[in-house]
RNA sequence: GGUCCCGUGGUGAAAUGGAUCUCAUGGCACCCUCCGAAGGUGUAGUUGCAGGUUCGAUUCCUGCCGGGACCG
Numbered sequence: 001g002g003u004c005c006c007g008u009g010g011u012g013a014a015a016u017g018g019a020u021c022u023c024a025u026g027g028c029a030c031c032c033u034c035c036g037a038a039g040g041u042g043u044a045g046u047u048g049c050a051g052g053u054u055c056g057a058u059u060c061c062u063g064c065c066g067g068g069a070c071c072g
Stems, first nucleotide, its partner, number of pairs: 001071007010025004018055001027043005048064005
């Protein structure tokens, strides 16, 4: 340098055009307990960046950034 794959709450994943983005785990508060652990209830927190297509984009297209695999 070329080809391909990936980037989603703090962490790990799901969602592949219909959106109020879902789950687990972790955080915080409360309940329970003599106190903790476990358990229960509630709550905050996420689409790498910038454009484009579309009524609508996490999903499709382009560029860039970061990570990985292979080739040279």
Background
This is a predicted structure of a 72-nucleotide RNA (transfer RNA) from Pseudobacteriovorax antillogorgiicola. It matches the Rfam family "tRNA". From the family's description: Transfer RNA (tRNA) molecules are approximately 80 nucleotides in length.